[in-house]
Context: one part of a larger RNA
RNA sequence: GGAUAAACGCUGGCGGCGCGCUUAAUGCAUGCAAGUCGAACGGUCCCGAGUUCGCUCGGGAUAGUGGCGAACGGGUGAGUAACGCGUGGGCGACCUGCCCUCCAGUGGGGAAUAACUCCGCGAAAGUGGGGCUAAUACCGCAUGACAUGGCCAGCUUGAAUGCUGGCCAUCAAAGCCUUCGGGCGCUGGAGGAGGGGCCUGCGUUCUAUCAGCUUGUUGGUAGGGUAAUGGCCUACCAAGGCGAUGACGGGUAGCUGGUCUGAGAGGACGGUCAGCCACACGGGCACUGAGACACGGGCCCGACUCCUACGGGAGGCAGCAGCAGGGAAUCUUGGGCAAUGGGCGAAAGCCUGACCCAGCGACGCCGCGUGGGGGAAGAAGGCCUUCGGGUCGUAAACCCCUUUUCUCGGGGAAGAGUAAGGACGGUACCCGAGGAAUAAGUCUCGGCCAACUACGUGCCAGCAGCCGCGGUAAUACGUAGGAGGCGAGCGUUAUCC
Numbered sequence: 001g002g003a004u005a006a007a008c009g010c011u012g013g014c015g016g017c018g019c020g021c022u023u024a025a026u027g028c029a030u031g032c033a034a035g036u037c038g039a040a041c042g043g044u045c046c047c048g049a050g051u052u053c054g055c056u057c058g059g060g061a062u063a064g065u066g067g068c069g070a071a072c073g074g075g076u077g078a079g080u081a082a083c084g085c086g087u088g089g090g091c092g093a094c095c096u097g098c099c100c101u102c103c104a105g106u107g108g109g110g111a112a113u114a115a116c117u118c119c120g121c122g123a124a125a126g127u128g129g130g131g132c133u134a135a136u137a138c139c140g141c142a143u144g145a146c147a148u149g150g151c152c153a154g155c156u157u158g159a160a161u162g163c164u165g166g167c168c169a170u171c172a173a174a175g176c177c178u179u180c181g182g183g184c185g186c187u188g189g190a191g192g193a194g195g196g197g198c199c200u201g202c203g204u205u206c207u208a209u210c211a212g213c214u215u216g217u218u219g220g221u222a223g224g225g226u227a228a229u230g231g232c233c234u235a236c237c238a239a240g241g242c243g244a245u246g247a248c249g250g251g252u253a254g255c256u257g258g259u260c261u262g263a264g265a266g267g268a269c270g271g272u273c274a275g276c277c278a279c280a281c282g283g284g285c286a287c288u289g290a291g292a293c294a295c296g297g298g299c300c301c302g303a304c305u306c307c308u309a310c311g312g313g314a315g316g317c318a319g320c321a322g323c324a325g326g327g328a329a330u331c332u333u334g335g336g337c338a339a340u341g342g343g344c345g346a347a348a349g350c351c352u353g354a355c356c357c358a359g360c361g362a363c364g365c366c367g368c369g370u371g372g373g374g375g376a377a378g379a380a381g382g383c384c385u386u387c388g389g390g391u392c393g394u395a396a397a398c399c400c401c402u403u404u405u406c407u408c409g410g411g412g413a414a415g416a417g418u419a420a421g422g423a424c425g426g427u428a429c430c431c432g433a434g435g436a437a438u439a440a441g442u443c444u445c446g447g448c449c450a451a452c453u454a455c456g457u458g459c460c461a462g463c464a465g466c467c468g469c470g471g472u473a474a475u476a477c478g479u480a481g482g483a484g485g486c487g488a489g490c491g492u493u494a495u496c497c
C1' cells in the first nucleotide's frame, strides 16, 4: 500500500447492487417451513332433482383405506488427514421410482381389514375385544418370454461371470375416466437419458521431544451377506502385512471451483454463490422403500426440559422469523406464491419461510448531493502582531442564476409465453409547482509524513507506531486560531499478503 462476513470512537443526506452469529454443533416460548389425489375405494355430512318412500342421480366437503411425494428442496461444519475431496481411469463386480423409444401381455378366482357400529381400559397419550364392508390394498390359479436358474454345444477376449443356439424348470398384471373415437394407468422384457454404488493412479496440513505398528491383523479355501467386488462377516488353514519415500501416535482442519495479495513465482484464506462430503440433542439400530440407516419417520440407551389423577406420558429451530445465553459483534416473530423452481393431481387447483420481494444495519463497493457565477487592496468578529499590520478571505453579506436532491400535486409501467391475473408498488420512471432551500464531518500538523503560531501546564496532567516529547518561553501534553489529508465518511484495533 492492498484486503476484510469485521468490531470500536466521533459523525451521518440520498440511491443502486451485494453482505449480515466468525463466539455456545449452547438451551429454546410462539407461529409457520410437506403435502396432495374423490378420475383408486367403501362410508359420512350438506345442497339440488327425481321417487313406487325402498331409494336413485347430480354437485360440494371430507376422517379413513389406497397411491405418489415426504431420500428433493432448506440448515450447519461438529466430526473427518479419509478414495473424504480434486483430477484421470476401471466395473469382464453393480442398481436405478418418475421420464423417453421399442416388444409382448392385461384371463379367471379367493380371503381379509380400516372407516362404521357395539362393549371395555386409561387423568392423558392412547389402547383392547366382538360384528359388517370396498378397492389400483392383500393372496392363490392360468398363460408367459429375448427374463431368472440349471445342463449341453459354439463364438469372442489378454482375461468370461460376456454373446449365440438347443433342452428343462420358475416367475406377472388393476383398474379408472370417456364426447365411446379414445385417454390415463397396470404387468413382463429390451434399450436410452439422467442419477447413484464400488474399485483405482496421482495430488491433498503440522509434529520424530510420536519409531516401531498390527491378530480380522495380511493372504488363501469354503460359506454367509449385498444391487455388486471385497477380511464386509463367519469357520478352517498359512504367518503374514505396514514402516525414515515417515508406518503408528499426537495436534489442527470439512474438500474444491475459487478469494485476497503479489510483476510473477509464491504466500494466506475457503464467508456469500456453485459442486462434493458429513451431521441433525449425545450414542446405537434397523424397518419401509427405486432410493434412507432417514433434520421436521420408528425403536433402544443417555443427558436435559415439560405434563401428570404418580399409574404413566410428551419433546428435539445446525428450516424461516423470534427469545435467552455467550460475545467486541451480526437483522423482521414482515408481504406474496405475481415470477422461477419443486410435490401431488386428467384438470381446475392445493401446498411450498425453496424462491421472489419488502424491512433493519454506512457492514462493503459504486454513483449523486450538501449549490453555480459575480462580489472589497478586503465589512463585523476571531486569532496573531514588531501595533505598522498580517490572517481567516471572495470566505460572508449583497446581486444574478439553477433545482440534482427535498416537499407538494398529477400521471404511471415493463417484469405476464394467455383473454384475465403483479407481492414488489402507487415503486421505478415522466410532468408540473415551490424554494438555496433539507444535507459535513473526521484525523492529523517534532522526524519518518503534507500541515505553525499563541496561551495554559511545569517529569504534573498527559502523548506515543518507532525514535522519543513534558522538570517555566513545549511547532510533540491541553485549548484556541490557522493549516494539511480524506470526505458521508474519518480514525483506531484485529487479521492476511
Stems, first nucleotide, its partner, number of pairs: 001497004006493005013368006019361002021326001026324003030321003035068003040065002043062008075279003084204008094196003099192008107141001109139002116131006147170009175184003205251003212242003217239008254276004258269004281302005304315004332358001334357003340354001341352004371401004381392004406434006415424001441486005446467003452481005462469002
Predicted 3D model of a 497-nucleotide part of an RNA (small-subunit ribosomal RNA, 5' domain) from a Dehalococcoidia bacterium. NCBI's taxonomy places the organism under Bacteria, Bacillati, Chloroflexota, Dehalococcoidia. It was read from a public genome assembly. It matches the Rfam family "Bacterial small subunit ribosomal RNA". Rfam links the family to the GO terms ribosome and structural constituent of ribosome.